The prediction has a mean pLDDT of 89. A computed fold for a 348-nucleotide part of an RNA from an uncultured bacterium, annotated as small-subunit ribosomal RNA, central domain.

Context: one part of a larger RNA
RNA sequence: CUGGGUGUAAAGGGUGAGUAGGCGGGAUUGCAAGUCAGAUGUGAAAAUCAUGGGCUCAACUCAUGACCUGCAUUUGAAACUGUAAUUCUUGAGUAUCGGAGAGGUAAACGGAAUUCCCGGUGUAGCGGUGAAAUGCGUAGAUAUCGGGAGGAACAUCAGUGGCGAAGGCGGUUUACUGGACGACAACUGACGCUGAGACACGAAAGCGUGGGGAGCAAACAGGAUUAGAUACCCUGGUAGUCCACGCUGUAAACGAUGAAUGCUAGGUGUAGGGGCGUUACAGCUUCUGUGCCGCAGUUAACGCAUUAAGCGCCCCGCCUGGGGAGUACGGCCGCAAGGCUAAAACUC
Numbered sequence: 001c002u003g004g005g006u007g008u009a010a011a012g013g014g015u016g017a018g019u020a021g022g023c024g025g026g027a028u029u030g031c032a033a034g035u036c037a038g039a040u041g042u043g044a045a046a047a048u049c050a051u052g053g054g055c056u057c058a059a060c061u062c063a064u065g066a067c068c069u070g071c072a073u074u075u076g077a078a079a080c081u082g083u084a085a086u087u088c089u090u091g092a093g094u095a096u097c098g099g100a101g102a103g104g105u106a107a108a109c110g111g112a113a114u115u116c117c118c119g120g121u122g123u124a125g126c127g128g129u130g131a132a133a134u135g136c137g138u139a140g141a142u143a144u145c146g147g148g149a150g151g152a153a154c155a156u157c158a159g160u161g162g163c164g165a166a167g168g169c170g171g172u173u174u175a176c177u178g179g180a181c182g183a184c185a186a187c188u189g190a191c192g193c194u195g196a197g198a199c200a201c202g203a204a205a206g207c208g209u210g211g212g213g214a215g216c217a218a219a220c221a222g223g224a225u226u227a228g229a230u231a232c233c234c235u236g237g238u239a240g241u242c243c244a245c246g247c248u249g250u251a252a253a254c255g256a257u258g259a260a261u262g263c264u265a266g267g268u269g270u271a272g273g274g275g276c277g278u279u280a281c282a283g284c285u286u287c288u289g290u291g292c293c294g295c296a297g298u299u300a301a302c303g304c305a306u307u308a309a310g311c312g313c314c315c316c317g318c319c320u321g322g323g324g325a326g327u328a329c330g331g332c333c334g335c336a337a338g339g340c341u342a343a344a345a346c347u348c
Base pairs, nucleotide, nucleotide: 003320004319005318006317007302008301012316014201015200016199021194022193023192025088026087027086028085029084030083031082033081034080035077036076037075038074039073040072041071042070048066049065050064051063052062053061054060091191092188093187094186096183097182098181103177104176105175106174107173108172109171110154115149116148117147118146119145120144121143125136126135162169163168206247207246208245209244210243211242215241216240220236221235222234223233258315261312262311263310266293267292268291269290270289271288272287273286274285275284276283297304298303321348322347323346330341331340332339333338
């Protein structure tokens, strides 16, 4: 490379929008690049294969034919691909109406709780643990009542509920704003799918500058435990956690399952719409999402099973024994930490 694979054995890119490229719905007509057929030329000889001949046979050798799967020119065919034109509406999109939602950004506001401060009541303990001690407290703590400050997070509702491409999103209100869904079938008329590179987004931790700092808490200190205890437990406690702007670009970034599309038994929950129906329910039906169970099929098994890991098609990423190693070197990126790309010797 061919091939075979990619939920758990090696292997799906963290996610998106999209460039080149690849692939692409129904009908009619033209062209003839691909495609198919014929003809001509060429495709050296030797070799190879077939038949026959010559050395007594064979090796060897001679003749004839085949082969040389290719290329060029030319004449045709028009189903398929391509291309040009016309056309269609089911793919895709637009318009209109409607309801759902922790989707995003910004601002304002709210109550509970923790901590601290001030004042009142009140007195000897509090706190903590397996048990203790460190710690706090007669300079009046803990407890309790009133007032105040400040920061962070939003109990119940809350639900294998909802929304988002993923990361993720949860108090209330307002402003701005993205997407999906249902109904209808008015409009456009294949405008589509995927997507190397480049681009954008991307939890936590971390970094830079400036704020903020209640609680929690790496590091650190002390008390315990222990043979030791650089831990687990306890008392403290600084970065950090929060905000603004900028960087970093990684995660078991997981459904360990790439995206799109068509087809292939059912049953039962749940979320958002529509239709039929009912006094109102019930019931029937349809679209979209989200769960469970399960047939065919599939799988090494576990399991998956209309939300496929089944049966097709199309595009992309990735894998190819373990270790060495996601390392070295080089390059690119980063303030740094480091990230991306990515070997070999050697060894089993």

Its Rfam family is "Bacterial small subunit ribosomal RNA". Gene Ontology terms of the family: structural constituent of ribosome and ribosome.